This is a predicted structure of a 463-nucleotide part of an RNA (small-subunit ribosomal RNA, 3' major domain) from Candidatus Falkowbacteria bacterium CG10_big_fil_rev_8_21_14_0_10_37_18.
The prediction has a mean pLDDT of 82.
It matches the Rfam family "Bacterial small subunit ribosomal RNA". Gene Ontology terms of the family: ribosome and structural constituent of ribosome.
The full RNA is in RNAcentral, with records from SILVA.
Context: one part of a larger RNA
RNA sequence: UGACGGGGACCCGCACAAGCGGUGGAACAUGUGGUUUAAUUCGUCAACAAGCGAAGAACCUUACCAGGGUUUGACAUCUAGAGAAUCCCUGUGAAAGCAGGGAGUGCCGCAAGGAGCUCUAAGACAGGUGUUGCACGGUCGUCGUCAGCUCGUGCUGUGAAGUGUCCCGUUAAGUCGGUAAACGAGCGCAACCCCUAUCGUAUGUUAUUUUUCAUGCGAGACUGCCGGCGUUAAGUCGGAGGAAGGUGGGGAUGACGUCAGAUCAGCGUGGCCCUUAUACCCUGGGCGACACACGUGUUACAAUGGGAAGUUACAAAGAGUUGCAAAACCGCAAGGCGAAGCUAAUCUCAUCAAAUCUUCCCCCAGUUCGGAUUGGGGUCUGAAACUCGACCCCAUGAAGCCGGAAUCGCUAGUAACCGUAGGUCAGCCAUACUACGGUGAAUACGUUCUCAGGUCUUGUACA
Numbered sequence: 001u002g003a004c005g006g007g008g009a010c011c012c013g014c015a016c017a018a019g020c021g022g023u024g025g026a027a028c029a030u031g032u033g034g035u036u037u038a039a040u041u042c043g044u045c046a047a048c049a050a051g052c053g054a055a056g057a058a059c060c061u062u063a064c065c066a067g068g069g070u071u072u073g074a075c076a077u078c079u080a081g082a083g084a085a086u087c088c089c090u091g092u093g094a095a096a097g098c099a100g101g102g103a104g105u106g107c108c109g110c111a112a113g114g115a116g117c118u119c120u121a122a123g124a125c126a127g128g129u130g131u132u133g134c135a136c137g138g139u140c141g142u143c144g145u146c147a148g149c150u151c152g153u154g155c156u157g158u159g160a161a162g163u164g165u166c167c168c169g170u171u172a173a174g175u176c177g178g179u180a181a182a183c184g185a186g187c188g189c190a191a192c193c194c195c196u197a198u199c200g201u202a203u204g205u206u207a208u209u210u211u212u213c214a215u216g217c218g219a220g221a222c223u224g225c226c227g228g229c230g231u232u233a234a235g236u237c238g239g240a241g242g243a244a245g246g247u248g249g250g251g252a253u254g255a256c257g258u259c260a261g262a263u264c265a266g267c268g269u270g271g272c273c274c275u276u277a278u279a280c281c282c283u284g285g286g287c288g289a290c291a292c293a294c295g296u297g298u299u300a301c302a303a304u305g306g307g308a309a310g311u312u313a314c315a316a317a318g319a320g321u322u323g324c325a326a327a328a329c330c331g332c333a334a335g336g337c338g339a340a341g342c343u344a345a346u347c348u349c350a351u352c353a354a355a356u357c358u359u360c361c362c363c364c365a366g367u368u369c370g371g372a373u374u375g376g377g378g379u380c381u382g383a384a385a386c387u388c389g390a391c392c393c394c395a396u397g398a399a400g401c402c403g404g405a406a407u408c409g410c411u412a413g414u415a416a417c418c419g420u421a422g423g424u425c426a427g428c429c430a431u432a433c434u435a436c437g438g439u440g441a442a443u444a445c446g447u448u449c450u451c452a453g454g455u456c457u458u459g460u461a462c463a
Base pairs, nucleotide, nucleotide: 001463002462003460004459005458007457008456009455010454011453013451015447016446019410020409021408022407023406026299027298028297029296030295031294032293033292034290035289042053043052064285065284066283067282068281069280070279073125077124078123079121080120081119082118083117086103087102088101089100090099091098092097107114108113127274128273130272131271132270136268137267138263139262140261141259143257148187149186150185151184152183153182154163155162156161167178168177169176193251194250195249196248198219199218200217201216202215203214204213222245225239226238227237228236229235288429301403305362306361307360308359309358310357318349319348320347323342324341329336330335369400374395375394376393377392378391379390380389416439417438418437419436420435421434422433
């Protein structure tokens, strides 16, 4: 100087408390461990792993396994030789491939030849999701959007170092004010950026009575005004005006550093290793197994509910030409048929919602709750749904009556409840993720305690 303390003081945070809703019990979905397996590819493991990489494993993906094959190779450059490229057919094979036959003679150039492509040969080389994240770059997580981390000069100290950065107030903040051997400065804080809430104005089609909407430009909020407190300060409390008041709400933005944190499998890359195999192609299988354990979720256990009808309303944000697909018609339905319109404020997904509202039934029951599981019949995508897709209809109707110890999220348009869209994507195992709106609470006395953090101080046999 740090680090640590079941030392102290002060302060802060959904940290506790006060509340609301969950998890832990059930079924299922999904990830992980374990076990199993020919293989169940790999990585990730307190916080900072476990609906994570994966914004989508039937083939492909795919890295794993079995079998069938290849060895200058699936891919790049170079040398030599041959052939236009390319297309079609036959045999064999699960395919990859192997063997054979036919069509075909292009472009530039007078020609020689050349460009491009294919094949053959030999070797230089290719190739490696093989290893090392404790050799690295890059990127990311975390402490933490916590308020800290430093420097120059000066001063103090033999020196390590200290001071500044302490103290008194104040703040969300090392924010600001005052004092002070310090005076200044840098990275952080804040502001500048984006969205949103109000108004003015201009323009605009596809929207249009007005409004709304979109895109610009501008106004507006600054403790500016008044009062109390305070040191005449910083500021704080109350008030006025105002759409908005003291950071208005949200986002982006992450200091010096810590964890030899994560990633050699996104990419790049040093070293090491393989080179008829640790490389490459193909078919099939596996990544989907299942006594069990854990995490994250969905649906429920019902009457603030379930069902039927009335369609009884009201959104926002998105996507669409290999696409979104209307009307009409067929089907109980999934869907089919059909094709109008749309490169989109025009058309479509999409009557654009669902909770909501009105009426009726159910009458507290394992039920008109709950929907797992299973049987049968279908639809769609796709060469192909057996392993292993989604959806529809009929039947079946399991566990479950609110969950032990324990534990999680959330302070306002938030929690909770309700639906909508998107990415990935042929299809989809999405109950996930990312966004969007609709309905819309309760509680916070306070800081004793738990956890985490900051400042000062104290002890130390630790560095």